Source information
The RNA shown here (transfer RNA) has 73 nucleotides and comes from a bacterium. The same sequence occurs in records of 2 taxa. It matches the Rfam family "tRNA". Model confidence (mean pLDDT): 82 of 100.
[in-house]
RNA sequence: GGGGCCGUGGCGCAGCUGGAAGCGCGUCUGACUGGCAGUCAGGAGGUCACGGGUUCGAGUCCCGUCGGCUCCA
Numbered sequence: 001g002g003g004g005c006c007g008u009g010g011c012g013c014a015g016c017u018g019g020a021a022g023c024g025c026g027u028c029u030g031a032c033u034g035g036c037a038g039u040c041a042g043g044a045g046g047u048c049a050c051g052g053g054u055u056c057g058a059g060u061c062c063c064g065u066c067g068g069c070u071c072c073a
Stems, first nucleotide, its partner, number of pairs: 001072007010025004019056001027043006049065005
């Protein structure tokens, strides 16, 4: 220098064919328990890496930039 894959709550990930974001863990509140813990119920938490484009509508499609992993030179 070139190719491929990836970037989504604090962490690990899903999101198929564009209709607008969910799961597990963690965290907070409540109930049960003498209590740590545990179980159950409920809640909070996301500029979907960044900038632009297409579209009535983008996490998803297109272009560029940045970062990570990997292969080739």